[in-house]
Predicted 3D model of an 83-nucleotide RNA (Glycine riboswitch aptamer) from an uncultured Pelagibacteraceae bacterium. Its Rfam family is "Glycine riboswitch aptamer". Gene Ontology term of the family: glycine biosynthetic process. Rfam describes the family as follows. This family represents the bacterial glycine riboswitch. The sequence was found by an Rfam model in a public genome assembly. The coordinates come from a structure-prediction model, not an experiment, and the mean pLDDT is 75.
RNA sequence: CUGUUUGUAACGGGAGAGACCAUUUUGGCGCCGAAGGAGCAACCACCCCGGAAACUCUCAGGCAAAAGGACCGUUACCGUAAU
Repeated sequence: CUGUUUGUAACGGGAGAGACCAUUUUGGCGCCGAAGGAGCAACCACCCCGGAAACUCUCAGGCAAAAGGACCGUUACCGUAAU
């Protein structure tokens, strides 16, 4: 100097499902799966201890717009393998 992986920040993209009903700070019925959480498990590792999905559940959350949003991309920064 180039720069893998990880983390942080900014920006861009980002699904699903009633603008349902009633007596509307509440209650009722129906529904969604992509915050978080829980379960199963391919698989990884294996002496022991473990890790693990966008699958399943729907506790939480959500069902016009806005907001939120797993995840993806770009840029910057911290640290850093290797050359």